[in-house]
Context: one part of a larger RNA
RNA sequence: GGAUGAACGCUAGCUACAGGCUUAACACAUGCAAGUCGAGGGGCAGCAUGUCGGUUGCUUGCAACCGACGAUGGCGACCGGCGCACGGGUGAGUAACGCGUAUCCAACCUACCCUUGUCCAUCGGAUAACCCGUCGAAAGGCGGCCUAACACGAUAUGCGGUUCACAGCAGGCAUCUAAGGUGAGCGAAAUGUAAAGGAGAAGGAUGGGGAUGCGUCUGAUUAGCUUGUUGGCGGGGUAACGGCCCACCAAGGCUACGAUCAGUAGGGGUUCUGAGAGGAAGGUCCCCCACAUUGGAACUGAGACACGGUCCAAACUCCUACGGGAGGCAGCAGUGAGGAAUAUUGGUCAAUGGGCGGAAGCCUGAACCAGCCAUGCCGCGUGCGGGAAGGAGGCCCUAUGGGCUGUGAACCGCUUUUGCCUGGGGGCAAUAAGGGCGUCGCGCACGUCCGAUGAGAGUACCAGGCGAAUAAGCAUCGGCUAACUCCGUGCCAGCAGCCGCGGUAAUACGGGGGAUGCGAGCGUUAUCC
Numbered sequence: 001g002g003a004u005g006a007a008c009g010c011u012a013g014c015u016a017c018a019g020g021c022u023u024a025a026c027a028c029a030u031g032c033a034a035g036u037c038g039a040g041g042g043g044c045a046g047c048a049u050g051u052c053g054g055u056u057g058c059u060u061g062c063a064a065c066c067g068a069c070g071a072u073g074g075c076g077a078c079c080g081g082c083g084c085a086c087g088g089g090u091g092a093g094u095a096a097c098g099c100g101u102a103u104c105c106a107a108c109c110u111a112c113c114c115u116u117g118u119c120c121a122u123c124g125g126a127u128a129a130c131c132c133g134u135c136g137a138a139a140g141g142c143g144g145c146c147u148a149a150c151a152c153g154a155u156a157u158g159c160g161g162u163u164c165a166c167a168g169c170a171g172g173c174a175u176c177u178a179a180g181g182u183g184a185g186c187g188a189a190a191u192g193u194a195a196a197g198g199a200g201a202a203g204g205a206u207g208g209g210g211a212u213g214c215g216u217c218u219g220a221u222u223a224g225c226u227u228g229u230u231g232g233c234g235g236g237g238u239a240a241c242g243g244c245c246c247a248c249c250a251a252g253g254c255u256a257c258g259a260u261c262a263g264u265a266g267g268g269g270u271u272c273u274g275a276g277a278g279g280a281a282g283g284u285c286c287c288c289c290a291c292a293u294u295g296g297a298a299c300u301g302a303g304a305c306a307c308g309g310u311c312c313a314a315a316c317u318c319c320u321a322c323g324g325g326a327g328g329c330a331g332c333a334g335u336g337a338g339g340a341a342u343a344u345u346g347g348u349c350a351a352u353g354g355g356c357g358g359a360a361g362c363c364u365g366a367a368c369c370a371g372c373c374a375u376g377c378c379g380c381g382u383g384c385g386g387g388a389a390g391g392a393g394g395c396c397c398u399a400u401g402g403g404c405u406g407u408g409a410a411c412c413g414c415u416u417u418u419g420c421c422u423g424g425g426g427g428c429a430a431u432a433a434g435g436g437c438g439u440c441g442c443g444c445a446c447g448u449c450c451g452a453u454g455a456g457a458g459u460a461c462c463a464g465g466c467g468a469a470u471a472a473g474c475a476u477c478g479g480c481u482a483a484c485u486c487c488g489u490g491c492c493a494g495c496a497g498c499c500g501c502g503g504u505a506a507u508a509c510g511g512g513g514g515a516u517g518c519g520a521g522c523g524u525u526a527u528c529c
Base pairs, nucleotide, nucleotide: 001529002528003527004526006525007524008523009522010521013380014379017376018375019373020372021338026336027335028334030333031332032331035082036081037080040079041078043075044074047073048072049071050069051068052067053066054065055064056063057062058061089291090290091289098216099215100214101213102212103211104210105209108208109207113204114203115202116201118199119198120197121155122154123153124152131144132143133142134141135140161186162185163184164183165182166181170177171176191196217263218262219261224254225253226252229251230250231249232248234246235245236244266288267287268286269285270281271280272279273278293314294313295312296311297310316327317326318325319324344370346369347368348367352366353364354363355362356361383414384413385412386411393405394404395403396402397401419466420465421464422463423462424461428456434450435449436448437447438446439445440443473518474517475516476515477514478499479498480497484513485512486511487510488509494501495500
């Protein structure tokens, strides 16, 4: 000098853009953050409609109230499907194939989506809700009866599926792989006019799993470490390879090119600095990993060993009728605590994106916005022109006088960024349902043109009006280092980054005047180069 997720002191007018618990992965009141589908199902708690019955009022066919009927729109709870493994948070752990980069899988999986071709036959038994009973303070159960499905099961058929056996063109990378063929075993489905959907098969896409080379902090005042350890054979397990696990056999494997141990730490893209080489950092954004009070475990599922799922143990908090129960903000806000220190218990699904749905739509603290904070960076303003041999005041001197403040002010003229008032105000909106037209394989198809919808916000922006009106500080002035004098103090009070200043003329302390630097900031502290 540059830099910062900064803090502190003094000061402070505005926009845009960005950033905002670095500490206690400390504890959390409250609200919200993951639902959706009635075009899968039985139903009808509530709302609305309709019909029927009753009561009341009467303008005798209408209104109000009560009851019945799932008949209709819909729909709480229930069964079922899909989603909840994404999105969002944090960096505790991890020195590791965790990450980065390169390669491999002839050792693998992949729901939804796309392409190709095949099939969807015949039946069955339950169960929740509801109802009845019962236990419990509650949380929550238990028993009985009835019932449905795209829930569940059985049978049939079954392809380029799969297992085994036989022969086998061809090929590779050692174990091998393998087109096509024959025989045997195993394995599907859900309706439906259709669309859509379901089943198994092949391929694609996407996402994942695994293996390996190289790279990846400090310490030798850590020198030896290891028994599933290293390898083999056979099995189990897995989507798959593998001591991943097991039985048996062998005695190996790593290490001074630093094993083991200890400390520290999420990694990268990147960021800061530097002419570069290098050094330091990993906050915001993106990718990967790990975690979800602590430890362990599996279930479901295409996918989890699952933040707002389950079970067990532990600590803590809460409720309790003392028998027993409930909870998990490292989601968004917010609270306490810790700390030098870090924001609103805001608005909207309008856009982008996600889940479900045929769609309308519903959900979405993702996201988009708004609020707070000079935390940073860019920009703008606090006026502009004229105006005295130079007012007043202040300070200084060689003091009837002069110098500085200083064109600064006053005064005259001008402008209106900003501010206040008034009026106008684009774009973010693409399309959806539906409709018009066109195309062809004729369909809820495709293309094209119309066609609702705006949180932000009447904001940005534009025009008009008013009036210099609403707006300057901070640090320094001995040398380094730009900028000097007076008074006070008297080794005191104090200053200080280093050298050092202060003991009666202090340009170094404190104040005044003046000056220098930067400027809505300026200094100090901390850290890095």